[in-house]
The part of an RNA shown here (small-subunit ribosomal RNA, 5' domain) has 524 nucleotides and comes from an uncultured bacterium. RNAcentral holds the full RNA, with entries from ENA, Greengenes and SILVA.
Context: one part of a larger RNA
RNA sequence: GAUUGAACGCUGGCGGCAUGCUUUACACAUGCAAGUCGAACGGAUUUUGGAGCUUGCUCCAGAGUUAGUGGCGAACGGGUGAGUAAUAUAUCGGAACGUACCCGGCAAUGGGGGAUAACGUAGCGAAAGUUACGCUAAUACCGCAUAUGCCCUGAGGGGGAAAGCAGGGGACCAGUAAUGGCCUUGCGUUGUCGGAGCGGCCGAUAUCGGAUUAGCUAGUUGGUGAGGUAAAGGCUCACCAAGGCGACGAUCCGUAGCAGGUCUGAGAGGAUGAUCUGCCACACUGGGACUGAGACACGGCCCAGACUCCUACGGGAGGCAGCAGUGGGGAAUUUUGGACAAUGGGCGAAAGCCUGAUCCAGCCAUGCCGCGUGAGUGAAGAAGGCCUUCGGGUUGUAAAGCUCUUUCAGGUGGAAAGAAAAGGUUACGGAUAAUACCUGUGACUGAUGACGGUACCAUCAGAAGAAGCACCGGCUAACUACGUGCCAGCAGCCGCGGUAAUACGUAGGGUGCGAGCGUUAAUC
Repeated sequence: GAUUGAACGCUGGCGGCAUGCUUUACACAUGCAAGUCGAACGGAUUUUGGAGCUUGCUCCAGAGUUAGUGGCGAACGGGUGAGUAAUAUAUCGGAACGUACCCGGCAAUGGGGGAUAACGUAGCGAAAGUUACGCUAAUACCGCAUAUGCCCUGAGGGGGAAAGCAGGGGACCAGUAAUGGCCUUGCGUUGUCGGAGCGGCCGAUAUCGGAUUAGCUAGUUGGUGAGGUAAAGGCUCACCAAGGCGACGAUCCGUAGCAGGUCUGAGAGGAUGAUCUGCCACACUGGGACUGAGACACGGCCCAGACUCCUACGGGAGGCAGCAGUGGGGAAUUUUGGACAAUGGGCGAAAGCCUGAUCCAGCCAUGCCGCGUGAGUGAAGAAGGCCUUCGGGUUGUAAAGCUCUUUCAGGUGGAAAGAAAAGGUUACGGAUAAUACCUGUGACUGAUGACGGUACCAUCAGAAGAAGCACCGGCUAACUACGUGCCAGCAGCCGCGGUAAUACGUAGGGUGCGAGCGUUAAUC
C1' cells in the first nucleotide's frame, strides 16, 4: 500500500447492488418448512333435481367435501462442516454393474380366486394407543392360461407377466329400463431390447506439520474353492503358501472437509476456502436393519445412552446443523414479515393443491458504487476570535449583502415493464366407421402482479432539512499561544515532559480523507 463475513470509538443526509453466528455440531418455547391424486377403490357426509308415496322416510341421478385402502412423491430441494490426511477431493483413464419417471423399437393386456382396512357391535387404557367378533371394494394380494423376445440348462428340457380408468359413438346384440356388450380415442399395466441422463466400483498422479514418532501388519499379502453383492475384489469363510508396507518417510501423533475460486503480488509465489457452483460427510450420541428403482433415510422405524416434557406412577412423548424466533456463549452477526405473481420442484387428465426452494419486503454505513449538503458575485478586507515587534497580521470572498438554481429529502398528481403459457372461438391436418370425443399447427380473442401505487414522470415551495473524523517533533502533508513542570500525560519506531514543550492538555490556525474517519485484529 492492498484486502476483510470484521469488531470497537466518535460521527451520520439519500439511493442502488451485495453481505450478515467466523464463538457452543450448546440447549431449544411457538408457528410454519412434503404433500398430492375421487379420472385406482368401497364407504361416510352436505346439497340439487326426480320418482314412490305410509308426509317423513325409501329409491334413482347429478354436484361438492373427505377419514381409510391404494398409487406416486417423501433418497429432490434446504442446513451444517463435527468427523475425514484418504473409503475424500481434483485431473486423466478403466471394466465386472444398476437405473423409478423420460425417449425409441418389438410383443402382449385372456380367465379366475381368497382376504383386509374403513364401517358396525362389544371391550381395555389417564393418555399414547389397542383387542375380539362380524361385513365390504380395488390399478391392494394370489394362483391358472399364454410367451416374439427374457432367465436356467446336463441342450433333452425347465421357469417366468399383466389392471384397469376416463371421454365419445351410427348400425347390431342382451336387458322392462338404467345400462352393458361392440367400435373407437386418450391415459395406464406387463415382458423384453436400446437410448439419454444419473448413480455404484477400480487404477494412476497430486493434496498440511512433526523423526523429540522407525519399524508396522495376522484377513495381515497372495493362491484354490465356496458364499455374498446390481457388480470386480479377503468383501466374507474353509484350506494352502509366507508374504505385504517402510528414510522416495510406513506406522503413530497433531491439525484440516476438498475443488472451481478469493485476497495479495510485476510475476514466481504466499495466504485462504464466507456468499455463488461441483463433490463429500453428517442430522441429539452410538449401533442396526426395513421399505423402496434409489436410503442404511434431517422433519421414517427398532435398540441402547444422555437430556427435556406429560402421567391417574401402570406407562408414554420429543430431537431447529430447514425458515423465523428464544436462552446461553461471545468483541460480534437481522424479521416469530408477504406471496406462490415469476422461475423451479412434487402430485394430478386437468382445474388446481402443496412448496420458509424461490421471488420480494424489513433491520444493520457491514462492504462496494453513485449523489447531495448549494452556485455566481461580493473588500468597508465588517464584527468577533487568535497572534503581535502594537505598526499590524491571520481567520478571509470566508460571512453579511445582491443575483440565481432546486438534485436528494418533503407535499400533490399521474404511473409501468416483469405476463405469457393456460382458457375461449375458428381454419387446416392426425386418429377414427364417424361431421362425436381426443389431439397438432396457425389466426383471432383473452384472465392472472407478492413486490406496489414501488420504479419512473410531471408539478409546488424554499438555500431551504443534510459534516464529520484523525493528525500537525522526524519517518509524514500540516505551527503558534496559553496551561502544566520527569507531574499529569503521549508513544507504531526513534523518543517527548525536571519553568520559555511546534511531541502532554486546551485554543486559534493548518494538513489529510470525507458520510465517513480513526483504532484494534488478520493476510499478502
Description: The prediction has a mean pLDDT of 86. It matches the Rfam family "Bacterial small subunit ribosomal RNA". Gene Ontology terms of the family: ribosome and structural constituent of ribosome.